[in-house]
Context: one part of a larger RNA
């Protein structure tokens, strides 16, 4: 100087305490770890690994095993020779299949100076090289996680100290904030904070389809037609919020506290954005890339298994254990966002998954399109009309194929479960519970994941304690 203290003092964080809801307990689903196997491909290890990489492992994917198969190779440059076409449909045989025969149709490169002279494809040879999801993330780069959207971290000049350094940057308020004011051997700047950038909340203007319907007609009662630009909504371009304004408070400051207007009100609310550096943090398996290894294999090709085992441990969801309920009837209201080898209305036809057929729709037009809840009947507190695993039969659906090893259906069947120890974890408002939608991967598959709206709370005196942080001292056998 720093870093540590179960030293001090001062502030902060859902950090605790107020509260609400979970997780530990059961079934399950999903990822580890074991442990089995021929494999259970790899990687990720406290916070910061464990629904993570994987935004979807039945082949493919796929790196892993078994077995069969090539060897200049699945691909890329060049060098020699030959070929002018390469290639594609189809059928045949053989195989597990790839390799491989043998046959049929379609096709018959471009330019030329007319010379196989050029370019282009293709096949045969040969070496050079290709090729490694093979090791090193402790050799790297890129990109990320983490301290943490925490208020730090520096520099230039002067000054001070022999020097390492110090000062600014400390101190007195005060703020979310090294934010800002005063003071000060310091004056000034830089990355950081803040602003400026997206959405959102109000409000003029402008502009009126594919959206809207107040006032007019008409109407098959459907904004449906004619019509209209008020409203709604769309989307451009202004405004608006700045402690502007009162009062107090404070040092005639910065600020704070309280009122007014106002759709907002003291950063309105969310998002985007992450200094200087920490962890040899994580990735050589995204990708690039030093070195090191393979090289008729550690490389390529195909068929089958395998990542999906299963005594058992542990994360993390999901669905419940009931009456704020569960079943049966009725039946209002969103909002993101997708559609063409797609999204599919109506109709038929099935108990149901679904199936036939298809109007429409390249999209403010059509479609998926609604759901929790009120309301009305039953059920009466039971392992129950709760719960639903699980298992049998009989189907649907995607696909070359559902047996390992899909998802869904419909009759049956009907486990554990009666609120879960010590301990933990989340939230401060349109937040937490609770509810259903949508989208991405994707033939198929969602209790994950990212979005979206619909109901909508309790508390919070407080800073003693527990954890994590920052200033500022002290102390150090420690760098």
């Nucleotide at each position: 100087u720093g870093a540590c203290g179960g030293g001090g003092a001062c502030c902060c964080g859902c950090a605790c305490a107020a509260g609400c809801g979970g997780u530990g307990g059961a079934g399950u689903a999903u990822g580890u770890g074991g442990u089995u196997u021929a494999a259970u491909u790899c990687g990720a290890a406290g916070c910061a690994a464990c629904g993570c990489g994987c935004a979807g492992a039945a082949c493919c994917u796929u790196a892993c095993c078994a077995a069969c198969u090539c060897u200049u190779g699945a691909c890329a440059u060049c060098c020699u020779g030959a070929u002018c076409g390469c290639g594609g449909u189809c059928g045949c045989c053989g195989u597990a299949g790839a390799u491989g025969g043998c046959g049929u149709c379609c096709u018959u490169c471009a330019g030329u100076u007319c010379g196989g002279c050029u370019g282009g494809a293709u096949c045969a040879g040969u070496g050079a090289c290709a090729g490694g999801u093979g090791c090193u993330g402790c050799a790297u780069g890129g990109c990320u996680g983490u301290c943490g959207u925490c208020a730090g971290c520096u520099c230039g000049u002067g000054u001070c100290g022999u020097g390492a350094g110090a000062u600014g940057u400390u101190g007195g308020g005060u703020u979310a904030a090294g934010u800002c004011c005063c003071g000060c051997a310091a004056c000034g700047a830089g990355c950081g904070c803040a602003a400026c950038c997206c959405c959102u909340g109000u409000u003029u203007c402008c502009a009126g389809u594919u959206g809207c319907c107040a006032g007019c007609g008409g109407u098959u009662c459907g904004g449906c037609c004619g019509g209209g630009g008020a409203c709604u909504c769309u989307g451009g371009a202004a405004a608006g919020a700045c402690u502007g304004c009162c009062g107090g408070u404070g040092g005639u400051a910065a600020g704070c506290c309280g009122g007014a207007g106002g759709a907002a009100g003291g950063c309105g609310g969310g998002g985007a954005u992450g200094a200087c550096g920490u962890c040899a943090a994580g990735u050589c398996c995204u990708c690039a890339u030093g070195g090191c290894c393979c090289u008729u294999a550690u490389g390529g090709g195909u068929u089958g298994g395998g990542c999906u085992a299963c005594a058992c441990a542990c994360g993390u969801a999901c669905u419940a254990c009931a009456a704020u309920g569960g079943c049966g009837g009725u039946g209002a209201c969103a909002a993101u966002g997708g559609g063409a080898a797609g999204c599919a209305a109506u109709a038929u036809c099935g108990c149901g998954a679904g199936a036939u057929g298809g109007a429409g729709c390249a999209a403010a037009u059509c479609c998926c399109c609604a759901a929790a809840a009120a309301c009305c009947g039953u059920c009466u507190c039971a392992g129950u009309u709760c719960g639903g695993a699980u298992u049998g039969c009989a189907c649907u659906c995607u696909g070359c194929a559902a047996c390992u090893c899909g998802a869904g259906u419909g009759c049956a069947u009907g486990a554990a479960g009666u609120u879960g120890g010590a301990a933990u974890c989340g939230c401060u408002a349109g937040u937490a519970a609770u509810c259903g939608u949508a989208g991405a991967u994707c033939a198929g598959c969602a209790u994950g994941c990212u979005a979206c709206g619909g109901u909508g709370a309790a508390u919070a005196c407080g800073u003693u304690c527990c954890c994590g942080g920052g200033u500022c001292u002290u102390g150090u056998a420690c760098a």
The prediction has a mean pLDDT of 81. Small-subunit ribosomal RNA, 3' major domain from an uncultured organism, 479 nucleotides, folded computationally. The RNAcentral record of the full RNA draws on ENA and Greengenes.